[in-house]
Molecule: FMN riboswitch aptamer (RFN element)
Organism: bacterium
């Protein structure tokens, strides 16, 4: 410099308190916290997309891979060449199983998996 290759390290967080009740961090009341990865003329939980999750097929002992489906939420204003991403100010959202009772936040799969991200080592010149 970077066409390939090989490897190595990392790669998500977060509730108190009253009430009711046989029982509830799960319901009700009034508070509180959290926000994974790549993009987007300027920085994103809620603007376009991956990942993890549930799922249906397809080929297969099996692993793995492939093709798809379900799955969440923003809006005004102001600055500015640009912002649903910054500032103000007033909403929202949130996987599967479980649980003496209905869960973002407890238990759990998971000391896993992953979107990726940073780095080496070859190799060319």
């Nucleotide at each position: 410099u970077g066409a390939a290759a090989u490897c190595u390290u990392c790669g998500g967080g977060g509730u108190g308190a009253g009430g009711u009740g046989a029982a509830a961090a799960c319901c009700c009341u009034c508070g509180a916290c959290c926000g994974g990865c790549g993009g987007u003329c300027a920085a994103a939980g809620c603007c376009c997309g991956c990942g993890a999750g549930c799922u249906g097929g397809a080929a297969g002992c099996a692993a793995c891979u492939c093709c798809g489906g379900c799955a969440g939420a923003g809006c005004c204003u102001g600055u500015g060449a640009a912002a649903u991403u910054c500032a103000g100010g007033c909403g929202c959202c949130g996987a599967c199983g479980g649980u003496g009772a209905u869960a973002g936040u407890c238990c759990g799969g998971a000391u896993g998996a992953g979107a990726g991200a940073a780095g080496a080592u070859u190799g060319g010149c």